[in-house]
Context: one part of a larger RNA
Molecule: small-subunit ribosomal RNA, central domain
Organism: metagenome
């Protein structure tokens, strides 16, 4: 002195959880880890201190010193660790209350496109910058009633909820997860963290059967243009949806892991506790979710109790650009491909 991860290169997409690591007060033993003491070894030569001999040095030569260590045996017991007790402040559990697009099912509403039938009515109707392609005297557009589908839920919708994270938005009824208040009945460190593994995991993409209204890759055709494999415009197929079964990526972003503890504030919402009084206000408190901001940090921006601030604990992961998230092998995969990941070589 002993590096970093919001944006520079870097946090795993998100949980569950094996090993492993790391673990709250209070006591009794134990003595492995730690400490000290003694004794043995630790060959010598060499290094390094001091002397000393070749005139001097290299060389040599005598002493010491070290030789970081390791057995062995006598102590010590704070700390760490085993073991035995006991707590109850962490963690769970039970009860009493709340709030919600939290997931899975079953049913059902009404708007609006769309199509078909009927009625009513006549030449246009769309679409554009501007037109055309397109549809219409075999009656379109508009407009009225009646059908039939298929998807999505307008207003309420809010830096408004809820869920680990993807995500979750009409309405009901079923079964279900989870989270917050409240007193403190009970369990009595049961904790945290997690390589491996095990699940869930937008879209798009695949298999098999449905489905198929509107919207659209790909295609087609009409514009625009020097051209136009585009933007616009009229079509339109996967595909969007469904059910089961694969994929398993991503600006999977807060580009910030999780879980604890400590550090100024002021303001605004959401859920719940409690008190005040003038009953609709204000005080106070717990938990999210937001805007400001201070000390701190920070190359700056910024961040700031929802830290990016100070510390623990425990994973992941970075170490020039380009060659490249590729080749090559290896494990998934039906395929797309996806994970693990180089080097020549050049700057």
């Nucleotide at each position: 002195c002993u590096g970093g991860c919001g944006u520079a290169a870097a946090g795993g997409g998100c949980g569950c959880g094996u090993a492993g690591g790391c673990g709250g007060c209070c006591u009794g033993g134990c003595a492995a880890g730690u400490c000290g003491g003694a004794u043995g070894u630790g060959a010598a030569a060499g290094c390094c201190c001091g002397g000393g001999g070749c005139u001097c040095a290299a060389c040599c030569u005598c002493g010491g010193a070290a030789c970081g260590g390791c057995a062995u045996u006598c102590g010590a017991a704070a700390c760490u660790g085993c073991u035995g007790g006991g707590c109850u402040a962490g963690a769970g559990a039970a009860c009493g209350g709340a709030a919600g697009a939290g997931g899975a099912g079953a049913g059902u509403g009404g708007a609006a496109u769309a199509c078909c039938c009927a009625g009513u009515g006549u030449a246009g109707a769309g679409g554009u910058g501007a037109a055309a392609u397109u549809c219409g005297u075999a009656g379109a557009u508009a407009u009225u009633g009646g059908g039939u589908g298929g998807a999505a839920c307008a207003c309420c919708g809010g830096u408004g909820g809820c869920g680990a994270a993807a995500g979750c938005g009409g309405c009901u009824c079923u079964c279900u997860g989870g989270u917050c208040c409240g007193g403190a009945u009970c369990u009595g460190a049961c904790g945290c963290u997690g390589a491996g593994g095990c699940g869930c995991g937008a879209a798009a993409g695949c298999g098999u059967g449905g489905g198929g209204a509107g919207c659209a890759a790909a295609c087609a055709g009409g514009a625009u243009u020097a051209g136009a494999u585009a933007c616009c415009c009229u079509g339109g197929u996967a595909g969007u949806c469904c059910a089961c079964g694969c994929c398993c990526u991503a600006a999977a972003c807060g580009a910030u892991g999780u879980g604890c503890g400590c550090u100024a504030g002021a303001u605004g919402u959401c859920g719940g506790g409690g008190g005040a009084c003038u009953u609709g206000u204000c005080c106070u408190u717990c938990g999210g979710u937001g805007u400001c901001g201070g000390a701190g940090c920070u190359a700056a921006c910024g961040u700031g109790u929802u830290a990016a601030g100070c510390g623990c604990a425990c994973c992941g992961c970075c170490u020039g650009g380009g060659g490249a998230g590729u080749a090559c092998g290896g494990c998934c995969g039906c395929a797309a491909g996806g994970u693990u990941a180089a080097a020549a070589c050049u700057c």